[in-house]
Formats: sequence, structure tokens, C1' cells
RNA sequence: UGGGGAAUAGUUUAGCGGUAGAACCUCCGGCUCUGGACCGGGUAACCGUGGUUCGAAUCCACGUUCCCCAG
Repeated sequence: UGGGGAAUAGUUUAGCGGUAGAACCUCCGGCUCUGGACCGGGUAACCGUGGUUCGAAUCCACGUUCCCCAG
């Protein structure tokens, strides 16, 4: 420099253009003499700026960061 891929809760990871899910973590409660384990419940996220659309995490453009390949 060229080509390809990725970016969603603190972490990992789903998500046919139509209410953003799960697990771990964390918080509250139950159980326990206490802790752990277990059980019930809660909080928390779409990389940025525009565009298309009645409606965008999803489609398009540009940008940022990271990974792979070639030179």
C1' cells in the first nucleotide's frame, strides 16, 4: 500500500428491516451457625457521523480501532 473479516451490558456471545436475547460477573432476597454451592428476582449494551426507509443492530456511504492474507 492492496484485499478480506470483526466491532452489541464489565466479559463472552445470539439476533429474516418490526418490543435488543442468553451465559458469566455484579446487586437484592431465600437456604445455611458462617461461607461456598444451589434457588428466586433486578440493573446494565447496538464503535462514530450521515443516508435510504413508515420503521435500521440489520441495508448504503465515509471515518475510527482491532485481526488475517499478499507485497

Overview:
Transfer RNA from a Holosporaceae bacterium, 71 nucleotides, folded computationally. Its Rfam family is "tRNA". Rfam classes the family as a transfer RNA. NCBI's taxonomy places the organism under Bacteria, Pseudomonadati, Pseudomonadota, Alphaproteobacteria, Holosporaceae. The sequence was found in a public genome assembly.